[in-house]
Context: one part of a larger RNA
RNA sequence: UUGGGCGUAAAGCGUCUGUAGGUGGUUUUUAAAGUCUACUGUCAAAUCCCAGAGCUCAACUUUGGACAGGCAGUGGAGUACUUAAAAGCUAGAGUAUGGUAGGGGUAGAGGGAAUUCCUUGUGGAGCGGUGAAAUGCACAGAGAUAAGGAAGAACACCAGUGGCGAAGGCGCUCUACUGGGCCAUGACUGACACUGAGAGACGAUAGCUGGGGGAGCGAAAAGGAUUAGAUACCCUUGUAGUCCCAGCCGUAAACGAUGGACACUAAGUGCUGUUUGAAGCAGUGCUGUAGCUAACGCGUUAAGUGUCCCGCCUGGGAAGUAUGCUCGCAAGAGUGAAACUC
Numbered sequence: 001u002u003g004g005g006c007g008u009a010a011a012g013c014g015u016c017u018g019u020a021g022g023u024g025g026u027u028u029u030u031a032a033a034g035u036c037u038a039c040u041g042u043c044a045a046a047u048c049c050c051a052g053a054g055c056u057c058a059a060c061u062u063u064g065g066a067c068a069g070g071c072a073g074u075g076g077a078g079u080a081c082u083u084a085a086a087a088g089c090u091a092g093a094g095u096a097u098g099g100u101a102g103g104g105g106u107a108g109a110g111g112g113a114a115u116u117c118c119u120u121g122u123g124g125a126g127c128g129g130u131g132a133a134a135u136g137c138a139c140a141g142a143g144a145u146a147a148g149g150a151a152g153a154a155c156a157c158c159a160g161u162g163g164c165g166a167a168g169g170c171g172c173u174c175u176a177c178u179g180g181g182c183c184a185u186g187a188c189u190g191a192c193a194c195u196g197a198g199a200g201a202c203g204a205u206a207g208c209u210g211g212g213g214g215a216g217c218g219a220a221a222a223g224g225a226u227u228a229g230a231u232a233c234c235c236u237u238g239u240a241g242u243c244c245c246a247g248c249c250g251u252a253a254a255c256g257a258u259g260g261a262c263a264c265u266a267a268g269u270g271c272u273g274u275u276u277g278a279a280g281c282a283g284u285g286c287u288g289u290a291g292c293u294a295a296c297g298c299g300u301u302a303a304g305u306g307u308c309c310c311g312c313c314u315g316g317g318a319a320g321u322a323u324g325c326u327c328g329c330a331a332g333a334g335u336g337a338a339a340c341u342c
Base pairs, nucleotide, nucleotide: 004313005312006311007296008295012310014202015201016200017199021195022194023193025089026088027087028086029085030084031083033082034081035077036076037075038074039073040072041071042070043069049065050064051063052062053061054060092192093189094188095187096185097184098183099182100181104178105177106176107175108174109173110172111155115151116150117149118148119147120146121145122144126137127136163170164169207248208247209246210245211244212243216242217241221237222236223235224234259309260308261307262306263305264304267287268286269285270284271283272282273281274280291298292297315342316341317340324335325334326333327332
């Protein structure tokens, strides 16, 4: 490279926007680049193939010839397909108008329960913790209880294989600003589309820098237990962190372990939105036919049947290591081998 693959065996970029490129609805006309065709030139000889000849045959040697195909040039065909140009169309796509659901995003304001701490009152011996204990707290008055105050973080019930978002993710209430979706109408544009190497943006947690904050929880650390030991599991404390603002990092079992778009291919049954309702449409689940699959299973939300585009895989280990380069404050991230070995 050809071929084969990517749910679980190796393999779908974490997600999106989008440049180049690739691919692209429908009608008519024109052109003739691709396409088809004829001729010419060329593609050394040998080899292969075909028909002969020579060694008694054959292998072998030798003579002659050619197909197919490539490239270049010239001429022709125009029914089809691709392409180019021109003019159209509305089924793709977008816009508009009218509705509508939503924890979509950002900012601000407010709220109650709980927790911890502080103050005061009552009260008077334990509390706490465990398998059992001890460390710890407590007559300098703890724990309990009542009132008041402060602080930070998270928002019970509703809550749902329910909703929204590209993914990460999003849940107390109200307000402001704001993104996207769906349905209906079929008014407007008229292929404006799909994918997308590079590139850009977003991206849980942990971590980093600066400044705040610090209730609870809690790596590290300390102590008490357990144990042969116990650098653990259990307990008592507890720093970073967890929270906010600004900036970095750019990774996850970032999972549906399933890239995106379009079309087609049985049904049944829940839920959500639209609709007065039904039907339909859009989503989200379950069961399941054909088909697919190594099996498990998937099955109109495909892992079925096809088209287009991108990414990725090629035995295990060495190894996501070494080296180089890029990025980063660092941690490290991205790209990414080989020797050797089985």

This is a predicted structure of a 342-nucleotide part of an RNA (small-subunit ribosomal RNA, central domain) from Chlorolobion braunii. Rfam family: Bacterial small subunit ribosomal RNA. Gene Ontology terms of the family: ribosome and structural constituent of ribosome. A source record names the gene rrn16S. The RNAcentral record of the full RNA draws on ENA and SILVA. The prediction has a mean pLDDT of 85.